[in-house]
RNA sequence: GGGCGUAUAGCUCAGUUGGUUAGAGUGGUGGACUUUUAAUCCGAGGGUCUUGGGUUCAAUUCCCAAUACGCCC
Numbered sequence: 001g002g003g004c005g006u007a008u009a010g011c012u013c014a015g016u017u018g019g020u021u022a023g024a025g026u027g028g029u030g031g032a033c034u035u036u037u038a039a040u041c042c043g044a045g046g047g048u049c050u051u052g053g054g055u056u057c058a059a060u061u062c063c064c065a066a067u068a069c070g071c072c073c
Base pairs, nucleotide, nucleotide: 001073002072003071004070005069006068007067010026011025012024013023019057029043030042031041032040050066051065052064053063054062
């Protein structure tokens, strides 16, 4: 330098052939239980969907570029 892939909650990931509230597990946190801790159960919260443009009535999803990371040459 060329090609391919990934980027969504603190962490690990799902999601979508564009559609009206973006989810799970785990962690943290509040409570129940327990002599206490752990385990178990219940609850609430946490997100500029990497960034910037474009298309559209509407974009996490489609198109273009950039950035970071990974793999191959």